[in-house]
RNA sequence: AGAGUUUGAUCCUGGCUCAGAAUGAACGCUGGUGGCGUGCCUAACACAUGCAAGUCGAACGGGAUUUAUAGAAUUGAGUACUUCGGUAUGAUUUUUUAUAAUGAGAGUGGCAAACGGGUGAGUAACACGUGAAUAAUCUGCCUUAGAGUGGGGGAUAGCUGUUGGAAACGGCAGGUAAUACCCCAUAAUACUAUUUUUUGGGAGCAAAUUUUAGUUAAAGAUUUAUCGCUCUAAGAUGAGUUCGCGUCCUAUCAGCUUGUUGGUAAGGUAAUGGCUUACCAAGGCAACGACGGGUAGCCGGCCUGAGAGGGUGAACGGUCACAUUGGAACUGAUACACGGUCCAAACUCCUACGGGAGGCAGCAGUGGGGAAUAUUGCGCAAUGGGGGAAACCCUGACGCAGCAACGCCGUGUGAAGGAUGAAGGCCCUAGGGUUGUAAACUUCUGUUGUGAGGGAAGAAAUUCUGACGGUACCUCAUAAGAAAGCACCGGCUAAAUCCGUGCCAGCAGCCGCGGUAAUACGGAUGGUGCAAGCGUUAUUCGGAAUUACUAGGUGUAAAGGGCGUGUAGGCGGUUUGUUUAGUUAGAUGUGAAAUCAUACAGCUCAACUGUGUGGCUGCAUCUAAAACUGGCAGACUAGAGUAUGGAAGGGGAAAAUGGAAUUCCUGAUGUAGCGGUGGAAUGCGUAGAUAUCAGGAGGAACACUCAUGGCGAAAGCAAUUUUCUGGUUCAAUACUGACGCUAAGGCGCGAAAGCUAGGGGAGCAAACAGGAUUAGAUACCCUGGUAGUCCUAGCCGUAAACGAUGGUCACUAGGUGUAGGGAAGAAUCCUUGUGCCGACGCUAACGCAUUAAGUGACCCACCUGGGGAGUACGGUCGCAAGGCUGAAACUCAAAGGAAUUGACGGGGGCCCGCACAAGCGGUGGAGUAUGUGGUUUAAUUCGACACAACGCGCAGAACCUUACCUGGUCUUGACAUGUUUCUGCAUAUCAUAGAGAUAUGAUAGUCCGUAAGGACAGAUUCACAGGUGCUGCAUGGCUGUCGUCAGCUCGUGUCGUGAGAUGUUGGGUUAAGUCCCGCAACGAGCGCAACCCUUAUCCUUAGUUACUAACUCCGAUUUAUCGGAGAGGACUCUAAGGAGACUGCCUGGGACAACCAGGAGGAAGGUGGGGAUGACGUCAAGUCCUCAUGGCCCUUAUGACCAGGGCUACACACGUACUACAAUGGCUGGUACAGAGGGUCGCGAUAUCGCAAGAUGGAGCUAAUCCCACAAAACCAGUCUCAGUUCGGAUUGUGGGCUGCAACUCGCCCACAUGAAGUCGGAAUCGCUAGUAAUCGCAGAUCAGCGCGCUGCGGUGAAUACGUUCCCGGGCCUUGUACACACCGCCCGUCACACCACGAAAGUUGGUUGCAACAGAAGUCGCUGAGCUAACCCGUAAGGGAGGCAGGUGCCCAAGUUGUGAUUGGUAAUAGGGGUGAAGUCGUAACAAGGUA
Repeated sequence: AGAGUUUGAUCCUGGCUCAGAAUGAACGCUGGUGGCGUGCCUAACACAUGCAAGUCGAACGGGAUUUAUAGAAUUGAGUACUUCGGUAUGAUUUUUUAUAAUGAGAGUGGCAAACGGGUGAGUAACACGUGAAUAAUCUGCCUUAGAGUGGGGGAUAGCUGUUGGAAACGGCAGGUAAUACCCCAUAAUACUAUUUUUUGGGAGCAAAUUUUAGUUAAAGAUUUAUCGCUCUAAGAUGAGUUCGCGUCCUAUCAGCUUGUUGGUAAGGUAAUGGCUUACCAAGGCAACGACGGGUAGCCGGCCUGAGAGGGUGAACGGUCACAUUGGAACUGAUACACGGUCCAAACUCCUACGGGAGGCAGCAGUGGGGAAUAUUGCGCAAUGGGGGAAACCCUGACGCAGCAACGCCGUGUGAAGGAUGAAGGCCCUAGGGUUGUAAACUUCUGUUGUGAGGGAAGAAAUUCUGACGGUACCUCAUAAGAAAGCACCGGCUAAAUCCGUGCCAGCAGCCGCGGUAAUACGGAUGGUGCAAGCGUUAUUCGGAAUUACUAGGUGUAAAGGGCGUGUAGGCGGUUUGUUUAGUUAGAUGUGAAAUCAUACAGCUCAACUGUGUGGCUGCAUCUAAAACUGGCAGACUAGAGUAUGGAAGGGGAAAAUGGAAUUCCUGAUGUAGCGGUGGAAUGCGUAGAUAUCAGGAGGAACACUCAUGGCGAAAGCAAUUUUCUGGUUCAAUACUGACGCUAAGGCGCGAAAGCUAGGGGAGCAAACAGGAUUAGAUACCCUGGUAGUCCUAGCCGUAAACGAUGGUCACUAGGUGUAGGGAAGAAUCCUUGUGCCGACGCUAACGCAUUAAGUGACCCACCUGGGGAGUACGGUCGCAAGGCUGAAACUCAAAGGAAUUGACGGGGGCCCGCACAAGCGGUGGAGUAUGUGGUUUAAUUCGACACAACGCGCAGAACCUUACCUGGUCUUGACAUGUUUCUGCAUAUCAUAGAGAUAUGAUAGUCCGUAAGGACAGAUUCACAGGUGCUGCAUGGCUGUCGUCAGCUCGUGUCGUGAGAUGUUGGGUUAAGUCCCGCAACGAGCGCAACCCUUAUCCUUAGUUACUAACUCCGAUUUAUCGGAGAGGACUCUAAGGAGACUGCCUGGGACAACCAGGAGGAAGGUGGGGAUGACGUCAAGUCCUCAUGGCCCUUAUGACCAGGGCUACACACGUACUACAAUGGCUGGUACAGAGGGUCGCGAUAUCGCAAGAUGGAGCUAAUCCCACAAAACCAGUCUCAGUUCGGAUUGUGGGCUGCAACUCGCCCACAUGAAGUCGGAAUCGCUAGUAAUCGCAGAUCAGCGCGCUGCGGUGAAUACGUUCCCGGGCCUUGUACACACCGCCCGUCACACCACGAAAGUUGGUUGCAACAGAAGUCGCUGAGCUAACCCGUAAGGGAGGCAGGUGCCCAAGUUGUGAUUGGUAAUAGGGGUGAAGUCGUAACAAGGUA
């Protein structure tokens, strides 16, 4: 940094997709280890269990328990003594008293519990961020300073007793302590009120000072050194409140608001304030987006990005909100309080049914949800927090460990040597290549792992104290041992081969792969990439300049509003002064930390972490500057406007007038048609039309002039005249003095059609009717014809309302028309319009180009892939039709613009061709032959299908051929090569069985040789043979066709961004891209032509088998001929070499060209005739059955052999031929003239036989010698006389001939007999332009035989061509195109079927919410308080007072209830259009003049 994808190719526009980075991830496969991090994104769903907030005995009353000491009582093992009765001593047991120590559990009291921890439901807000304000505030603990701590009092919990209750929890009585509570004293610079003075400030004020009066405090504990307590001032910290700015989407939410906005007074609060109440006023907010709806915690940051931006708000940090849902207050310095209270609701649990208990969005954990997220762990050792004087206690904060590749970082899975390049795998052109130094093998090493030994730091200003943890780390030992996968390999994108599959199975991010040779599917081998991970999915940014601030566009690709006017807004001429809001510079404060950048440092490195610095682009304040923008004040005239005088004009409105034409009416003339069309018909007309003349009526429109001409903002405006009226322009002066430009909303105008009401209605003419056309014709054409078109009044508000080009201003080469004005006129110039052509420049190109689409400034409108769709819903306007505004789901990978090359056109131009025309003869009708289709069959082998298959492959199917069918056989094979073993020469003949193949037997024969063996044959083994089996769409070769048409290309140069163009186009000419001329082209190649063969003339040479004119000889006879022999080289001919023809010559035309026309000469004249020769390419044309060949298939058969059959079938259809239908003929007889071929397994003469086919026979000939071999038509003569015939010969019968093993299926020929159809052929169609058509015969190949076919040969021998309008094919140029598989193209709509999403809909069911009411728990506040009441006061007392409590009550108010709306979802009978689908149906609307532009 880009790439793929629209096209045949190109450039552009434009979307889609990919490569990158990232993640709190998930899923699939796989998984050695360590460090550091991270881990419910879903159900703010419900929660069992344990823990997460306590502490203080140095505040208090108290004190269970335990221990010690002393005493008393008691039990009493054992020991000693004993009179055996007991006595003494006595470990020990129990109880109790005193003292001392200990101090559990609970309580009063203090502090904490408002922190810490969790979550993101709500919230679009001063919630958050940032910067200010608080002169409108509070602040426990802490720090500093000052002052003080005196004297009293009454209760109460615990406790004891009693009592209620299942429990939770209480009730009553008695008695008790305090740092709990109360009173008094003292007291200020505190507080309240009052009185002075001074200073400061923007400010209702603040600070200091001063007078008087009043009010208010305390608590003690103890280890005697301290800790507490009270008041005051200040600080620090924390908090409250207010303000500027910033902070998502939606206008299909446009108006919202009644405590609402402000004021006065009061209340309330720590404090300002409609915060609350009363009264007064009627305000306040909003297009700079109020109100409403949707979504969402915000930020530091994080991800991405070059940046600007975009996305995001996990972890860490700041802040807010919340704690099952809703409401409320209490306590307190701070809460309206996660682990507090009260009430209501839902849910769960306990219950003795009376009543109670609970709140994991703390840490673990459970269920559930989900694609998905961990242990009911250890410890307070560290850091931090609470309490305490402290020891210490508490702390699921925190520190650690566990689980998870979830992420980042590190490290390993070994290293060196090792070629016979092992084996195996895979591929192979069979040679080899590759896996691959890879392995084996040898020698090493020891990171990790495992075992053993040692063993920290973290512990501090610290005596003790380590959960982690015997962890990190170190040493030794051990053994290469325990440690590699995943994805991809068609292009993008690094990396390819084989096999399998056969549009199947499947792949796919996009383009797209797969229909028998898949580098794209699946497997394998190899390779590539990354690596303890690799892929996939999801999401974000990037690429995407694809919302464009940086940094895009709007003539034709999406996009300029139909036009004007003007409000807000935005922008704005010259100059002076001033100001300093914007702007610029400097300074100050802030911008938390972490993050980021950078330097250094600490863990072995890194991740990670520490320290310093930078940065945090921002906000605020102060100072300075004054150029520019803005504000204020003044001036100017170049912008704008006004005045004066001219000018042009279909500018507008109203009224009046006019002539031509159409139609109608009346009259006249006049007679049979008119009208209409491609052609007709409907229609009109003998009741007199059309035509012609005269008169009249009525409506609409204004010919010519008329023009790239005029006017208008656009729509639009056209006879003439008048009236009223808007704008423009020119000239010269004068005046005003920026008054300007643009223009969201608004307002106005706005073609045609349409609508309402009333008129009018000639012509035209939707609808409609009829006639045609047509397969149909609800059309095009024709005849009619109503709305409408016209007028008046009103509505509609849209058009391809277009220059597809918004407005204004300035600048930037010209040339040439035209309209208006000016300078007396001309030339020319100035100015305002309106056109064309062009430079620079611009543009994707086309094109634009002073009338810009160029260069700039300002303002407005609009665009962001195609379809769905200008549709739905909503709103709004409209009488309606409908207009304006204007989506989504879903679907596609394109849709599109300009230009290029082709192809095509029922586009154009030029040209050619037996293409048409002009002619001649055919085919199509008949019979037969032959090929094909179809049918049949055991088989009728296979191929060829428009031209370019069909007398084609087949130059020849009775067997063979033969590939097909039936039956019988063979299996290394009928054929090739090699190989193992054995036998034998080969070979020939015969017999038997059989249809034969084959089998059996016999006879003859006995190869070469170095004696090993070899050739050959048989049997046998293994490799292999064989296949007319498939694929001509895997191929080679060959061939057909366009087409013997004149084309097809290249190099260099030039033009174009490019595809491409130029050359090759143009003017002529030619058979020809043949040649000439011109030309940004110059040359060249393959084609054309020529060179080759043949034919036509001549010459030279040669002369046998060809020839015979002259000459000689012989013979014959019909007596002037024939035959033969010499001889000749003249002629014909043969076959070699030459000559000849080149527009060379002449005349004319043409451009003095090419060339054309005519002529001369010549055998031949303009490529003389014919042949061979076939450019680049097209048709996936034909052929795997000529041959060759890849792949696939068969292998006792799809191979091979044999016999018989079939390819020859036959209701039928088609192609190609032959023979005819007759007199230009048939038949009979006679007579004449070719060319080119073939011949020894052959042609076969004379002769004989046969009616003939043919037979017998065998001269000659290996051929210019002999033979096939008589050419036939023609010509001469005769006959037939127009008929199904003396035409025609099919068919059939009989008898023969030939070939051949064989003629039945199934050959050819002959003779006799038979004698069919057919009398010139419908629609349609073929060939041919001269030695041609037509007609006549001859020969050859194949071949035993067999053709009417094919190939060749000669004989006789025409007609016609005006010409290029039309049909067909082709060439060149041009034009249009939505075609490129290229018109056999493309493509539209209905209908039918399937699927999908969507809107409507009687209803039905939810959510949210407004309004009007009801209701009223707990609670604050107010009022009351006849009940109750310790502290203080009065009182001796009784009692009373103050104050308080219960209770009652009022306002407010949550849940809840009712009614009625709004809004947003789900669902729905039914009906609607849309989209997508395979080869469905009907037509053919569009693209070419698309057949009606």

Record summary
This is a predicted structure of a 1493-nucleotide RNA (small-subunit ribosomal RNA) from a metagenome. The prediction has a mean pLDDT of 84.